[in-house]
RNA sequence: GAUGGUAUAGCUCAAGUGGUAGAGCACUUGCCUAGCAAGCAAGAGGCCCUGAGUUCAAACCCCAAUACCACCA
Numbered sequence: 001g002a003u004g005g006u007a008u009a010g011c012u013c014a015a016g017u018g019g020u021a022g023a024g025c026a027c028u029u030g031c032c033u034a035g036c037a038a039g040c041a042a043g044a045g046g047c048c049c050u051g052a053g054u055u056c057a058a059a060c061c062c063c064a065a066u067a068c069c070a071c072c073a
Base pairs, nucleotide, nucleotide: 001072003070004069005068006067007066010025011024012023013022019056027043028042029041030040031039050064051063053061
């Protein structure tokens, strides 16, 4: 330098070819316990890496940029 892939909650990851996003773990509160852990119940937490375009409407489609991974040279 060329090609392909991945960026979504604190972490690991989903979301049938468009209609304002969920799970597990972690965290908070309550119940349980003499007290922890485990368990049960409830809750908080993300304008989806950035910019631009298409569309009535974009996490999703087009383009560019950034970071990382793989491969080629």

Annotation:
Predicted 3D model of a 73-nucleotide RNA (transfer RNA) from Castor canadensis. Its mean pLDDT, the model's own confidence on a scale to 100, is 84. The sequence is in RNAcentral, with records from Rfam. It matches the Rfam family "tRNA". From the family's description: Transfer RNA (tRNA) molecules are approximately 80 nucleotides in length.